Context: one part of a larger RNA
Molecule: large-subunit ribosomal RNA, domain IV
Organism: Chloroflexota bacterium
């Protein structure tokens, strides 16, 4: 010097990103016990006080003896003596009495999740995942939908109060506007469309006829190509739908101080962000600006709104209960620190 333990004077977090860690709390009985609150909680809130032994008095449960009664039996009186289990007093010892182990540290305030549960086997348990409620959607049962080449299975020995799929996440209160572009659902008039169907016309092939020859024509039959017509869904079109994917505006002037704009103009959009909430898990400038806390606060709390870039099931605003969860303040402690001392074991280092 490591490591694991144990003590410390005076200070009490001055340590450090953060009280990490240690220390404090601690079991029984008794008093008390607040803000909220979903009336269930909170709450072991919080904050007191008591426990050892010796005797005294005494309450109540349990058993129940001798003895009377009674026919020596039942019964019944009776309460003696054991056990249990409290209350009150009163004396005594220690420094200390749940004498030892074992056995909550608490409060106040926000954030974010409603809760209990689940999760990255071996660095994260969390505000992530699930939840029970919400909803919107598909399925009429040989169900949708999944799993298989199929046979066949699962859903389900179920039947829409049931099964599969999205989202969003208890509960209060709420959930506005846009349907122009994506989907998605009707609609069928019209455009536009394939195979098929149709077969105008065109070709090749040659009996055969022209011709001296070269060529030419060229029925049928068998062939190739092949136009108008016809021809479903879908696309185009019409309409609906946002707890479908989604989106939710500039720029200029005006009030009798200044400021500012309730109001007016004017361009554009499918429509211009409604309630609520806001320097926020979101604010870039930013340590915003003002108040509380502090002696002194880039962090917190309460406001303000100039929302770079909040905002309504990708769910807004709240919310008691819960949390090994994430900020800030405290009260007790305390070698976390002023600042290191000392001590016990295991290393480490010398010897062998």
């Nucleotide at each position: 010097c490591u490591c694991u333990c144990u003590c410390u004077a005076a200070g009490g977090a001055a340590u450090u990103a953060g009280g990490c860690a240690a220390c404090a709390u601690g079991a029984c009985c008794c008093c008390g016990u607040a803000a909220c609150u979903u009336c269930g909680g909170g709450a072991g809130a919080a904050g007191g006080g008591g426990u050892g032994c010796u005797u005294g008095c005494u309450a109540g449960c349990g058993u129940g003896a001798a003895a009377c009664u009674g026919a020596u039996c039942a019964u019944g009186u009776g309460g003696a003596g054991c056990g249990c289990c409290g209350g009150c007093g009163a004396g005594u010892c220690g420094c200390a009495g749940u004498g030892a182990a074992a056995u909550g540290a608490c409060u106040c305030u926000a954030g974010u999740g409603a809760c209990u549960g689940g999760u990255u086997a071996a660095c994260a348990a969390a505000a992530c995942c699930a939840c029970a409620g919400g909803u919107c959607u598909c399925u009429g049962c040989a169900a949708a939908g999944c799993c298989g080449u199929a046979a066949g299975g699962c859903g389900a020995u179920g039947u829409a109060u049931a099964g599969g799929g999205g989202c969003u996440g208890a509960c209060a209160c709420c959930u506005g506007c846009c349907c122009a572009g994506u989907g998605c659902c009707g609609g069928a008039a019209g455009g536009u469309u394939a195979a098929g169907g149709g077969g105008a016309g065109c070709g090749g092939u040659u009996a055969g006829c022209u011709g001296c020859a070269a060529a030419g024509c060229g029925a049928a039959g068998c062939u190739g190509c092949g136009a108008a017509c016809u021809g479903a869904a879908g696309c185009c079109c019409c309409g609906g739908u946002g707890a479908a994917c989604g989106g939710c505006g500039g720029c200029c002037g005006u009030a009798a101080c200044u400021a500012u704009a309730a109001c007016g103009g004017u361009c554009c959009u499918a429509a211009g962000g409604u309630a609520g909430c806001g320097a926020a898990a979101u604010u870039c400038c930013u340590a915003g600006u003002c108040g509380g806390g502090c002696a002194a606060g880039u962090u917190c709390c309460g406001a303000c709104c100039c929302g770079c870039a909040c905002g309504a099931a990708c769910g807004g605003u709240g919310u008691a209960a819960c949390a090994a969860c994430u900020g800030g303040a405290g009260u007790a402690c305390u070698g976390u620190c002023u600042c290191a001392g000392a001590g016990a074991g295991a290393g480490a280092c010398c010897c062998g």